Annotation:
Predicted 3D model of a 77-nucleotide RNA (Glycine riboswitch aptamer) from a Lachnospiraceae bacterium. The same sequence occurs in records of 2 taxa. The organism belongs to Lachnospiraceae, within Bacteria. Of the family's consensus pairs, 84% are formed in the model.

RNA sequence: AAGAAGAAUCCGGGAGAGACAAGACCAUCUGCGCCGAAGGGGCAUAAACUCUCAGGCAAAAGGACCGGAUUUGGACG
Numbered sequence: 001a002a003g004a005a006g007a008a009u010c011c012g013g014g015a016g017a018g019a020c021a022a023g024a025c026c027a028u029c030u031g032c033g034c035c036g037a038a039g040g041g042g043c044a045u046a047a048a049c050u051c052u053c054a055g056g057c058a059a060a061a062g063g064a065c066c067g068g069a070u071u072u073g074g075a076c077g
Stems, first nucleotide, its partner, number of pairs: 006072008018032001020031002033057003039053001040051003
């Protein structure tokens, strides 16, 4: 001089499945039916597989994963 992996924050993209039935009337509760991309459980050790505990099934919120910026970090040379 250069600044890998990882981590945090912000921005953008971001799927699936009943805005079902009854009552009530913005919500919520009950019943039935579904989804798998927060998290969690299971399986060579692992997973975007699988289970569906939680969560979700109009919108909102959330959202694995991907990209960018900033900060941190300090691998290699």